This is a predicted structure of a 92-nucleotide RNA (THF (Tetrahydrofolate) riboswitch aptamer).
[in-house]
RNA sequence: GACAGAGUAGGUAAAGAGCGUUAAGUGUUAAAGGAUGGGAAGUUGCCUUUAAACGAAAGAUGUUUCUGCGAUUCUUUACCGCGUCCGCUGAC
Numbered sequence: 001g002a003c004a005g006a007g008u009a010g011g012u013a014a015a016g017a018g019c020g021u022u023a024a025g026u027g028u029u030a031a032a033g034g035a036u037g038g039g040a041a042g043u044u045g046c047c048u049u050u051a052a053a054c055g056a057a058a059g060a061u062g063u064u065u066c067u068g069c070g071a072u073u074c075u076u077u078a079c080c081g082c083g084u085c086c087g088c089u090g091a092c
Stems, first nucleotide, its partner, number of pairs: 001092001003090003010080009019070003028052007038086003042082001058067003
């Protein structure tokens, strides 16, 4: 120097363990803030807080457990996952 490749936030699925079913959570809208390949700027997406509107599937039973249900949470595994410049890895 030219070529090839890996890695973020996060997403999907499965399994496991929880939470709720006395309605929290999830989802929607608005505002503010934050973190986002090793570095820089940045996009998409993500998270937090506040406010607003909306809003659910229970059943059985040996009476505290089972089967369900929830755009439910976490963990693990698999797959997917940075456009630019520099860096990193491999081989020439």